[in-house]
């Protein structure tokens, strides 16, 4: 110095001005609300809402189905599908990374293409002996053109073989013997794996090992199913308080103006008062200190408990948190410049609170920074 792999920071600074939202003081105003100052005002992911929770309401004797989530093992945590530690498998030369890690010798079910056959499997080629046909070579007999022997070939059949070809992600354990017609765990040795019993280490998943034991049991449960285990439901538009008009109907004697209409009866009918609208609209709470954060000590490999000491303004409701200017910063461009550099120039992602957390998933422009491994080259 090159490559690898893990983590981690950061999300441009700072000023000016116009805006917008909550708060707070202060003037105005009967309120509503206006105005002047001030203080605060988005993230690592606020995003997805995919999974635990708190928080509410609403439901619950007790069980059991049914649905649905988990699923190696021991710890963490309010809990989890999270997260550390280990364990088995696998990828890597390492560092480190990956596995939706229970069961496939309880059932049933599926398996593209190719391939003969994809499961108590299977004969395509190949190999093997029978058994008919046929033609050659050798020899033997004798009735000399016939037959009988042995050898090899060629065809057809039914048949044995899974050791070899071939075909697929897979094709019924490896090598080596016996044994066969040819073969074959058919036998036999070893060696893998696999079940049953044991012994050691570990809490444990698991690892070592010793003995039998048929000789081998193939994939797949993000298929159905078994096993273990765990789960009421709905969501801040939850919930609580407070509480309208307008329209619509009903009554109204001494107490209904007033109109038709001078009076009386009826009609309308401003007023009051109840219902209905509607516990609607709308206000206010809920709401933002909460299993927070940071440092230092203690216990622990760690994840994490713990104790001290310390920090600390977001809170909208159709939803504020933006523009614009100016100096500075990084990248990229151009130019000059032998280099170092120096000038103009440019431009900065993903995306945006909505009741709070914890996590997991996903999006991220240009960087910075550190531990480790592995190459190389000096000393």
């Nucleotide at each position: 110095u090159g490559g690898g792999u893990c983590g981690g920071c950061a999300a441009g600074a700072c000023g000016g001005u116009c805006g917008c939202g909550u708060c707070g003081u202060g003037c105005a105003g009967c309120a509503a609300u206006g105005c002047a100052c001030g203080a605060c005002g988005a993230g690592g992911a606020a995003c997805g809402u995919c999974c635990g929770g708190g928080c509410u309401c609403c439901a619950c004797a007790g069980g059991g189905c049914a649905g649905g989530g988990c699923g190696g093992u021991g710890g963490g945590u309010a809990a989890c599908a999270c997260c550390c530690a280990c364990c088995c498998g696998g990828a890597g030369c390492a560092a480190u990374c990956c596995g939706c890690g229970a069961g496939a010798a309880a059932g049933u079910g599926c398996a593209a293409c190719a391939g003969a056959a994809a499961g108590u499997a299977g004969a395509c080629c190949g190999c093997c002996a029978c058994u008919g046909g046929u033609g050659c070579g050798u020899u033997g007999a004798u009735u000399u053109a016939u037959u009988g022997a042995c050898g090899g070939g060629c065809c057809a059949g039914g048949g044995g073989u899974a050791a070899g070809g071939g075909u697929g992600a897979a094709a019924c354990g490896g090598u080596g013997g016996u044994g066969u017609a040819a073969g074959a765990g058919a036998c036999c040795a070893c060696c893998a794996g696999c079940g049953g019993c044991g012994c050691g280490a570990g809490u444990g998943a698991u690892c070592g090992u010793g003995u039998c034991g048929g000789c081998u049991a193939g994939g797949u449960a993000a298929a159905c199913c078994u096993c273990g285990u765990c789960c009421g439901g709905a969501g801040c538009a939850a919930g609580a308080u407070c509480a309208a008009c307008a329209g619509g109907g009903a009554a109204c004697g001494c107490c209904a103006a007033g109109g038709c209409u001078g009076c009386c009866c009826g009609c309308c009918g401003a007023g009051u008062u109840c219902c209905u609208g509607g516990g609607u609209a709308g206000a206010u709470c809920g709401c933002u200190a909460g299993a927070g954060g940071g440092c230092u000590g203690c216990g622990g490999c760690a994840a994490c408990g713990u104790a001290g000491c310390u920090c600390g303004u977001a809170g909208a409701u159709a939803g504020a948190u933006g523009g614009c200017c100016g100096u500075c910063c990084a990248a990229g461009g151009u130019g000059c410049g032998a280099g170092a550099g120096c000038a103009c120039u440019g431009g900065g992602a993903c995306a945006g609170a909505a009741c709070c957390c914890g996590g997991c998933g996903u999006a991220u422009c240009a960087g910075c920074c550190g531990g480790c491994c592995c190459a190389u080259u000096c000393a």

Bacterial RNase P class A from Terrimesophilobacter sp., 379 nucleotides, folded computationally. Its mean pLDDT, the model's own confidence on a scale to 100, is 75. Its Rfam family is "Bacterial RNase P class A". It is annotated as a ribozyme. Gene Ontology terms of the family: dimeric ribonuclease P complex, tRNA processing and ribonuclease P activity. Lineage of the source: Bacteria > Bacillati > Actinomycetes > Micrococcales > Terrimesophilobacter. A source record names the gene rnpB.